The RNA shown here (transfer RNA) has 73 nucleotides and comes from a Candidatus Methanomethylophilaceae archaeon. The sequence was found in a public genome assembly. The prediction has a mean pLDDT of 81. Its Rfam family is "tRNA". The family's RNA type in Rfam is transfer RNA.

């Protein structure tokens, strides 16, 4: 240099291919239980790698980056 793949809350992970309310587990944080805590239930808080384009409507689709890996020269 050139091809291929990943990139989602603090961690993990569905959703993309078929564009329409961002999904489950886990943490955190509040309540119930408890003599206290552990475990259990239940409510909550948090995310689509930048940029730009198409669209009424972009995690999804085009385009150009950026980090990370695999192969090739």
């Nucleotide at each position: 240099g050139g091809g291929c793949c990943u990139g989602u809350g603090g961690g993990c992970u569905a959703g993309c291919u078929u564009g329409g309310u961002a999904u489950a587990c886990u943490u955190g944080c509040g309540g119930c239980u408890u003599u206290g805590g552990g475990a259990g239930c239940c409510g909550u808080u948090g995310a689509c790698c930048c940029c730009g384009g198409u669209u009424c409507a972009a995690a999804u689709c085009c385009g150009g980056g950026c980090a990370g890996g695999c192969c090739c020269a």